c-di-GMP-I riboswitch aptamer from bacterium BMS3Bbin05, 77 nucleotides, folded computationally. Of the family's consensus pairs, 89% are formed in the model. It was read from a public genome assembly, where an Rfam model found it.

RNA sequence: UUCCGAUAAGGGUAAACUCCGGGUAACCGGAGGGCACAAAGCCGAGGGCCCAUAAAAGGGGCUGCCGGGCUGCCGAA
Numbered sequence: 001u002u003c004c005g006a007u008a009a010g011g012g013u014a015a016a017c018u019c020c021g022g023g024u025a026a027c028c029g030g031a032g033g034g035c036a037c038a039a040a041g042c043c044g045a046g047g048g049c050c051c052a053u054a055a056a057a058g059g060g061g062c063u064g065c066c067g068g069g070c071u072g073c074c075g076a077a
Stems, first nucleotide, its partner, number of pairs: 004075002012037002017032006035064001041070003046066002048062004
């Protein structure tokens, strides 16, 4: 340095659900909450999924589904 990831240390994030607000909706923001997460940090909508629509085109949403780019804490085996 790379791989790897512990019933290690110190921290971090925050699912469901509840309340308030926004949105036709998917879903988003805030507070509570804590199932999980070693990139569940940042970027990004490629695949995938979801929403509205009779349908298509076009539009919108999700990165805590997969893959990609950049960066990063700790150090047992």